Annotation
The RNA shown here (transfer RNA) has 73 nucleotides and comes from an uncultured Oscillospiraceae bacterium. The sequence was found in a public genome assembly. The prediction has a mean pLDDT of 81.

RNA sequence: GCACCUUUAGCUCAGUUGGUAGAGCAACUGACUCUUAAUCAGUGGGUCCCCGGUUCGAGUCCGUGAAGGUGCA
Numbered sequence: 001g002c003a004c005c006u007u008u009a010g011c012u013c014a015g016u017u018g019g020u021a022g023a024g025c026a027a028c029u030g031a032c033u034c035u036u037a038a039u040c041a042g043u044g045g046g047u048c049c050c051c052g053g054u055u056c057g058a059g060u061c062c063g064u065g066a067a068g069g070u071g072c073a
Base pairs, nucleotide, nucleotide: 001072002071003070004069005068006067007066010025011024012023013022019056027043028042029041030040031039049065051063052062053061
């Protein structure tokens, strides 16, 4: 330098042919318990890496860039 992959909640990851984003763990609250832990129930938490484009509508499609990774040179 070229090609490809990844980037979504605090962490690990889903997200179907484009139709207004979810799980597990963690956190918090309540129940239970003498207390803690465990267990059970519930709650909150995301401008979907940035910018632009297409579209009635973009996490999803297209382009530039950024960070990380793999291969080739």
Notes: Rfam family: tRNA. Rfam classes the family as a transfer RNA.